[in-house]
Molecule: Bacterial RNase P class A
Organism: Alphaproteobacteria bacterium
């Protein structure tokens, strides 16, 4: 010097003029002025997951359904996040990726292609029995070495064996099972039995473990303001068991109008009266509520508080490999609500793109033109993902070349 990895910060700067939003101080003629100070981010974003907070259900538990999660330890209010490690893929490494429990529960799937996709003869090999006797063909059998197909073919190499073959026997590798050593634990070594019985797929159904009440800040809570104050029901307490009258149905009429329906008795007692049932407390009266309570409906949709000091930050310092945790000092940093954080001018910019000289070149000097990227709070935390022009710092890692 190049090429790569992984980790963290930045992300235009300074003044001046104009405005916007909230705080705080003064004046006010209460309309508002005038001063000081404050004012968006690493993602404020997607709303994708855990919390807090609220309000609503709800004895504690529990099972059922649904939905998430999924190697093991360890962090943390919590997580599906973080951090070690383990296991299996990727790179020479640095350092990356993995829904990474269960396939001897059980059911299902397994595209083309292929004979066959789970217990498999298509071609080929090998017997045997006929028939040709031009070397083939028929039948019957073994057979998973070979061959073809496919993403996968019924454990892999080598040897023995065999008609020909095959765990049919060996070895060694792979797989199951019991012990052993290490480690908290995934799991790693290592040993002993077993001839192999067990093909993938669980981001298909499933099984095991775990976890999860539901819904949100336009939650909620208070105040003003609306209010045709409407429909139904309960429950107290009064009336009555009956009228008028309106309205409404029904019948007849063209119709005016007739007619009829429109709450609701038993019992005891001679009687008042009780006792049980029922209707009603009104459309408008006569009897009897301007009682309480609940669902719907309707109408307001303004202020106030939730709200911003919190699982904050910066720094030091201990512990631990980390993630994170205990300690200390010291700081206070938007709170708006249809939503302010802007606009302009100047000077300056990293940085790009021409020119011009200089220099084999890489580059270097000079003027001249442009010039900052995604993006924008909305109750508040902790994540995850996704966008980001340009540039910096550290550590590592391959090569290459000098000492």
């Nucleotide at each position: 010097g190049c090429g790569g990895a992984g980790a963290g910060c930045c992300g235009g700067a300074u003044g001046g003029c104009c405005g916007c939003u909230g705080g705080c101080g003064u004046c006010u003629u209460c309309g508002g002025g005038c001063g000081c100070g404050a004012g968006a981010g690493g993602a404020a974003a997607g709303u994708c997951c855990g919390g807090a907070c609220u309000c609503c259900a709800c004895a504690a538990g529990g099972c059922a359904a649904c939905g998430g999660u999924g190697c093991c330890g360890g962090g943390u209010a919590a997580c599906g996040c973080c951090c070690g490690g383990g296991c299996g893929g990727g790179g020479c490494a640095a350092c990356c990726c993995g829904a990474c429990g269960g396939a001897u529960a059980g059911c299902g799937c397994c595209a083309c292609a292929g004979a066959a996709a789970a217990a498999a003869a298509c071609c080929g090999c090998c017997c045997c029995g006929g028939a040709a006797c031009g070397c083939u063909c028929c039948g019957g059998g073994g057979u998973a070495a070979g061959g073809a197909u496919g993403a996968a073919a019924c454990g892999g190499u080598g040897g023995g064996g065999u008609a020909a073959g095959a765990g049919c026997c060996c070895a060694c590798c792979g797989c199951g099972c019991c012990g052993c050593u290490g480690g908290c634990a995934a799991c790693a070594g290592g040993g002993g039995c077993g001839g192999c019985a067990a093909g993938g797929c669980a981001a298909g159904c499933c099984c095991c473990a775990c976890c999860g009440g539901g819904a949100g800040c336009a939650a909620u809570g208070c105040c003003a303001a609306a209010u045709a104050g409407g429909a139904c029901c309960c429950c107290c307490g009064c009336g009555c068991g009956g009228g008028c009258u309106g309205g409404u149905c029904c019948c007849g009429g063209c119709a005016a109008c007739g007619g009829g329906a429109u709450a609701c008795c038993g019992c005891c007692g001679c009687u008042a009266g009780g006792c049980g049932c029922g209707c009603g407390u009104u459309g408008g009266c006569c009897a009897a509520g301007a009682g309480g309570g609940g669902u719907c409906g309707g109408g307001u949709u303004g202020g106030c508080a939730g709200c911003u000091u919190g699982a904050g930050g910066u720094c030091c310092c201990c512990a631990g490999c980390a993630a994170u945790g205990a300690g200390g000092a010291c700081c206070c940093u938007a709170g708006a609500g249809g939503a302010a954080u802007g606009g302009u001018c100047a000077u300056c910019g990293a940085c790009c793109g021409g020119c011009a000289g200089g220099g084999c070149a890489a580059c270097c000097u000079g003027g001249c033109g442009g010039g900052a990227a995604c993006a924008g709070a909305a109750u508040c935390c902790g994540g995850c993902u996704u966008a980001c022009a340009g540039g910096c710092u550290c550590u590592c890692c391959g090569c290459g070349c000098a000492g």